The RNA shown here (transfer RNA) has 72 nucleotides and comes from a Candidatus Dojkabacteria bacterium. The coordinates come from a structure-prediction model, not an experiment, and the mean pLDDT is 81. It matches the Rfam family "tRNA". By type it is a transfer RNA. Its family is annotated with triplet codon-amino acid adaptor activity in the Gene Ontology. Rfam describes the family as follows. Transfer RNA (tRNA) molecules are approximately 80 nucleotides in length. The source organism's lineage runs through Bacteria, Bacteria candidate phyla and Candidatus Dojkabacteria.

[in-house]
RNA sequence: GGGCUUGUAGUUUAACUGGUAAAACAACGGUCUCCAAAACCGUAGUUCUCAGUUCGAGUCUGGGCAAGCCUG
Numbered sequence: 001g002g003g004c005u006u007g008u009a010g011u012u013u014a015a016c017u018g019g020u021a022a023a024a025c026a027a028c029g030g031u032c033u034c035c036a037a038a039a040c041c042g043u044a045g046u047u048c049u050c051a052g053u054u055c056g057a058g059u060c061u062g063g064g065c066a067a068g069c070c071u072g
Stems, first nucleotide, its partner, number of pairs: 001071007010025004019055001027043005048064005
């Protein structure tokens, strides 16, 4: 230099074929307790980035960035 794969919440992962982005753990608040833990209830938080297509994009297309693998 060339090719391929991946990128979703703090972490690990869903979202089937384009149709309201979700779960578990973690965080925060509450109940309980002498206090804490555990348990239970609740709250907030997310599509790597910029464009394109579309009524509608996490999903399709192009550029860029990052990580991994193969190769000259």